[in-house]
RNA sequence: UCUUUUGGUAGAGGAGCUUUAGUCAAGAGUAUUGCAACACCGGGUGAUGCCUAUGGGGUUGUGAGAAAGGGGCCAAAGCCGAAGUGGAUAACACAUCAAUGUUAUCUGCUGGUGCUGUACUUAACAGGUACAGUACUGUCAUGGUUUUAUACCGUGGAGCGCUACCGGUGAU
Numbered sequence: 001u002c003u004u005u006u007g008g009u010a011g012a013g014g015a016g017c018u019u020u021a022g023u024c025a026a027g028a029g030u031a032u033u034g035c036a037a038c039a040c041c042g043g044g045u046g047a048u049g050c051c052u053a054u055g056g057g058g059u060u061g062u063g064a065g066a067a068a069g070g071g072g073c074c075a076a077a078g079c080c081g082a083a084g085u086g087g088a089u090a091a092c093a094c095a096u097c098a099a100u101g102u103u104a105u106c107u108g109c110u111g112g113u114g115c116u117g118u119a120c121u122u123a124a125c126a127g128g129u130a131c132a133g134u135a136c137u138g139u140c141a142u143g144g145u146u147u148u149a150u151a152c153c154g155u156g157g158a159g160c161g162c163u164a165c166c167g168g169u170g171a172u
Stems, first nucleotide, its partner, number of pairs: 001171002004168002007166005014080001016079005022073003032064007040056002042051002046097003083110011111137011139157007
């Protein structure tokens, strides 16, 4: 100097990701509950167990009256497979099974965000998840135009990526 990539450090993408606290709306005049009257015999569960006339739930009137999860705004903190999500397994929670939720391990997918459609979830046409389509954007490779540099257009790939520096292997 060239080549190569098992390593380390530091960074970039942008309506970027996650967590915590505050506040606002909605949830909702709902759940629940006091009083009065009326009638009924059941109530609860996905199912079973369970409760049951000194009880139960229901209707009407009147009085009182929440919360959780999720969402908007703002602030702070930690970050750039940040993180999310599908599947399988295990443990915990619930009386049992199922379902659901939380945590852990293995594994698949996703560079990031928005919009649309279908299905599920949810009080909710807010939001979330899966699949499909589409737009913008970052990065690398590649083709073309242009050009001192560069910029623009097209195609494609994926984060085990990309950039910079340090280090390592081999050759000269």
A computed fold for a 172-nucleotide RNA from Aliagarivorans marinus DSM 23064, annotated as Lysine riboswitch aptamer. The organism belongs to Aliagarivorans marinus, within Bacteria. Rfam family: Lysine riboswitch aptamer. Rfam's curators write: Riboswitches are metabolite binding domains within certain messenger RNAs that serve as precision sensors for their corresponding targets.